[in-house]
RNA sequence: GCGCCGGUAGUCUAGUGGUAGGACGUAGGCCUGCCUAGCCUAUGACCCGGGUUCGAAUCCCGGCCGGCGCA
Numbered sequence: 001g002c003g004c005c006g007g008u009a010g011u012c013u014a015g016u017g018g019u020a021g022g023a024c025g026u027a028g029g030c031c032u033g034c035c036u037a038g039c040c041u042a043u044g045a046c047c048c049g050g051g052u053u054c055g056a057a058u059c060c061c062g063g064c065c066g067g068c069g070c071a
Stems, first nucleotide, its partner, number of pairs: 001070007010024004018054001025043006047063005
């Protein structure tokens, strides 16, 4: 330099055009003689810019970052 894959919350991850979901975590509460465990509630996210579309995390183009391969 070229090709392929990926980027979603503090962490891991689902979502292939129409309400961004789950787990862990964190905070509060219930429970308990206390802790753990369990239960309830809350919390917080689509890498950046542009395009297509009534509507984009999703499709297209460019960029950045990471991984793999080729040279």

Annotation: A computed fold for a 71-nucleotide RNA from Candidatus Nanopusillus acidilobi, annotated as transfer RNA. Model confidence (mean pLDDT): 81 of 100. RNAcentral records the identical sequence in 3 taxa. NCBI's taxonomy places the organism under Archaea, Candidatus Nanoarchaeia, Nanoarchaeales, Nanopusillaceae, Candidatus Nanopusillus. Rfam family: tRNA. It is annotated as a transfer RNA.